[in-house]
């Protein structure tokens, strides 16, 4: 010191070759069911998508750096 992949909700990941205010399970908060709790049924909160910058009418998504991880390599 090279390569290469990953970074989106609390935790695990999806987001289909750029398009209208980003979503799943899990966990969580409330009712409901129950003597109660646990299954389960309904709702509802939580992310402006690692950090910056550029391209574009329009970025999670395309360039570019740089930050953390993780594999190989020397």
């Nucleotide at each position: 010191g090279g390569a290469c992949g990953a970074u989106u909700a609390g935790c695990u990941c999806a987001g289909u070759u750029g398009g209208u205010u980003a979503g799943a399970g899990c966990g969580c908060u409330g009712u409901c069911c129950u003597c109660a709790c646990a299954c389960g049924a309904c709702a509802g909160a939580g992310g402006c998508c690692g950090a910056a910058g550029g391209u574009u009418c329009a970025a999670a998504u395309c360039c570019u750096u740089c930050a953390u991880c993780g594999u190989c390599c020397a």

Record summary: Predicted 3D model of a 74-nucleotide RNA (transfer RNA) from a Patescibacteria group bacterium. The source organism's lineage runs through Bacteria and Bacteria candidate phyla. The sequence was found in a public genome assembly. It matches the Rfam family "tRNA". The family's RNA type in Rfam is transfer RNA. The prediction has a mean pLDDT of 81.